[in-house]
RNA sequence: GGAGUCGGCCAGGCAAUCGCGGAUAAAUAUCCUUGUGAUAUUUAUUGGAGGAAAGUCCGGGCUCCAUAGGGCAGAGUGCCAGGUAACGCCUGGGCGGCGCAAGCCGACGGCCAGUGCAGCAGAAAGUAAACCGCCUAAGUUCAAGCUUGCUUGAACCGGUAAGGGUGAAAGGGUGCGGUAAGAGCGCACCGCGCGACUGGCAACAGUUCGUGGCACGGUAAACCCCACUCGGAGCAAGACCAAAUAGGAAUCCUACAGGUGCGGCCCGCACUGGAUUCGGGUAGGUUGCUUGAGGGCUACGGUGACGUAGUUCCCAGAUGAAUGAUUGUCCUCGACAGAACCCGGCUUAUCGGCCGACUCCCUUU
Numbered sequence: 001g002g003a004g005u006c007g008g009c010c011a012g013g014c015a016a017u018c019g020c021g022g023a024u025a026a027a028u029a030u031c032c033u034u035g036u037g038a039u040a041u042u043u044a045u046u047g048g049a050g051g052a053a054a055g056u057c058c059g060g061g062c063u064c065c066a067u068a069g070g071g072c073a074g075a076g077u078g079c080c081a082g083g084u085a086a087c088g089c090c091u092g093g094g095c096g097g098c099g100c101a102a103g104c105c106g107a108c109g110g111c112c113a114g115u116g117c118a119g120c121a122g123a124a125a126g127u128a129a130a131c132c133g134c135c136u137a138a139g140u141u142c143a144a145g146c147u148u149g150c151u152u153g154a155a156c157c158g159g160u161a162a163g164g165g166u167g168a169a170a171g172g173g174u175g176c177g178g179u180a181a182g183a184g185c186g187c188a189c190c191g192c193g194c195g196a197c198u199g200g201c202a203a204c205a206g207u208u209c210g211u212g213g214c215a216c217g218g219u220a221a222a223c224c225c226c227a228c229u230c231g232g233a234g235c236a237a238g239a240c241c242a243a244a245u246a247g248g249a250a251u252c253c254u255a256c257a258g259g260u261g262c263g264g265c266c267c268g269c270a271c272u273g274g275a276u277u278c279g280g281g282u283a284g285g286u287u288g289c290u291u292g293a294g295g296g297c298u299a300c301g302g303u304g305a306c307g308u309a310g311u312u313c314c315c316a317g318a319u320g321a322a323u324g325a326u327u328g329u330c331c332u333c334g335a336c337a338g339a340a341c342c343c344g345g346c347u348u349a350u351c352g353g354c355c356g357a358c359u360c361c362c363u364u365u
Base pairs, nucleotide, nucleotide: 001361002360003359004358005357006356007355008354009353010352012330013329014328015327016326017325018324020048022046023045024044025043026042027041028040029039030038031037032035050336054347055346057345058344059343060342061341062234063233064232065231069267070266071265072264074230075229076228077227078226079093080092081091082090083089094108095106096105097104098103109225110224114223115222116219117218131164132163133160134159135158139156140155141154142153143152144151145150146149172190173189174188175187176186177185191214192212193211194210195209196208197206198205199204238287239286240285241284248278249277250276251275252274253273258272259271260270261269294313295312296311297310298309299308300307301306331334
C1' cells in the first nucleotide's frame, strides 16, 4: 500500500420564520355538583418515531374465558454445558463442512424396533451377482502325440469375484503368502466393531492397551421410534360512566333428561332450561396508555453470554391518527423507511461515513 474478516457508533448538520400534538405553571371565560371539578382560549417553559418502527416468524408480561385437573390426538424443538422471565434466542465447547487464514455455516438424537425409497445403466442395488474375463487341480467325454501312462488341446460339468465394464454408490484398503485360478483363505499395517485405561462436568478425544476376520451398505428437511416442551383468545383483550329502546313476539324440544362453558375428542368439573325465526335501541366518553424482566456510569465475579451492588436519568402516547412547510448556508450530497398495549429475539430491506481488533499478499527498512 492492497484485499478481506469480526465488533461498535451515526442516520444529513446549522440558523431564522410560521405551524402540529404531550406535560407543567399561570391567567381568562363558560357550565354546574361551588371543587386544585369539567370544557375552551391565551401566554411561558419543556421533552416529541427506528436500526430495523417492517415481517407477524418465535417467546413472554398483562387482560379475559375460569373453579381449572387427567388422558388421547396434534404441534414444536433435537450434540454437550451454561445464560435468560422464557424461547426455535444468546454464550462457550465438541463433531462435521467451506475458506490459505482471520473466520463462516450446520434441519447435529435413532437405520440392530418396523415399513418404504434409490429412475436409467448394469449380471447384480442389501444378508443383493456372474456380462467380459481367469482356472481346468478334481470328475466325465473326445482328439492328437508319444516316453503305454503321461503330455497338449477342446467340450461338458464346475470353481471364482483378484482384473475390466455399468453406475452417485458394487460385498473394506495396501502388501506378502497361499491357491488350479482366486478370495481375510492366512498374516503385517491401516481402517472398523467391542471392552478397558487416560483427559474432560459432558458432548467427545487418544502417537494408549487388549480383542474380533469383522462388513444385514445409503437415506429419517422419508413414514416412523425416542427424549423434552406445549390450554385458548387477544388492547378491536378488558373495566367504568352516560344515553336510548321493547324486561318484545312466535314456534319447537324439554326438566333423573338435555344444554352451555373450556383450540379438537374423551373423562372430570362448574353453571343451568335450551334452540330457531321476526322485530327494536345504542355504538358516545373515560380508562387500559406508558416507571419498564427500563436506560447510563462505576466496582466486583465470570473465558463469555450475563449476574450482584452502588449511583444517576425519565426517554412519544396520537385516536380519520401529532414533529411539517419556507428561506439561507455547510458537507461526507443523505438509502431502507413512520410508534398505536409493552418487552426479549430472529428474519428481511438498506445510501454513506467514522472507530477498534484480527488475517493474508506485495514492497521498503
A computed fold for a 365-nucleotide RNA from an uncultured Pseudomonadales bacterium, annotated as Bacterial RNase P class A. The model forms 97% of the base pairs in the Rfam consensus. The coordinates come from a structure-prediction model, not an experiment, and the mean pLDDT is 75. The sequence was found by an Rfam model in a public genome assembly. Rfam family: Bacterial RNase P class A. It is annotated as a ribozyme.